[in-house]
RNA sequence: AUUUCCAAGGGCGGUGGAGUCCGCCUGAACCGUCCUGAUUCGUUGGGACCAAUGACUCCUGUCGGGCA
Numbered sequence: 001a002u003u004u005c006c007a008a009g010g011g012c013g014g015u016g017g018a019g020u021c022c023g024c025c026u027g028a029a030c031c032g033u034c035c036u037g038a039u040u041c042g043u044u045g046g047g048a049c050c051a052a053u054g055a056c057u058c059c060u061g062u063c064g065g066g067c068a
Stems, first nucleotide, its partner, number of pairs: 009026005016059006032049007
C1' cells in the first nucleotide's frame, strides 16, 4: 500500500415527520412504471399513470366523495 473477514458507527430502500420490524450498502446501497420519437448507442426529448410506507401504525400535506 492492497485484499478479505469481524465489530462498531453511519447511510440507503421513487415526495415530508416519528415508532417498530425487515432488507441492502459501507464508497456503495439508492435514483417508479408504461408509450413514443431521436440517437454520437453514452443517452436524451415528448406524453400518460400509481404512490407521502421497504412493511405495519400514527401525524402532516395533497386529491375525490358524503354528512354536519